[in-house]
């Protein structure tokens, strides 16, 4: 250098006929429970959907251009 393929919450991941509010479990705050608890319940915070352009009434979701990581050729 040239092809793929990931890149979503603090961790590990879901999220395709593009369609209104982007989720889950883990973990963190709180409040119940309990004699107490790393065990049960219940609430609640937390995301520029790697940037950036661009298509579209609408993009996490399609196109390009770049950033990182990976795997495979030369």
């Nucleotide at each position: 250098g040239g092809g793929c393929u990931u890149g979503u919450a603090g961790c590990u991941c879901a999220g395709u006929u593009g369609g209104u509010u982007a989720g889950a479990g883990c973990g963190u705050g709180c409040c119940c429970c309990u004699g107490a608890u790393a065990a049960g319940g219940g609430c609640a915070a937390g995301g520029u959907c790697g940037a950036c352009c661009g298509u579209u009434c609408g993009a996490a979701u399609c196109g390009g251009u770049c950033c990182a990581g990976g795997c495979c050729c030369a």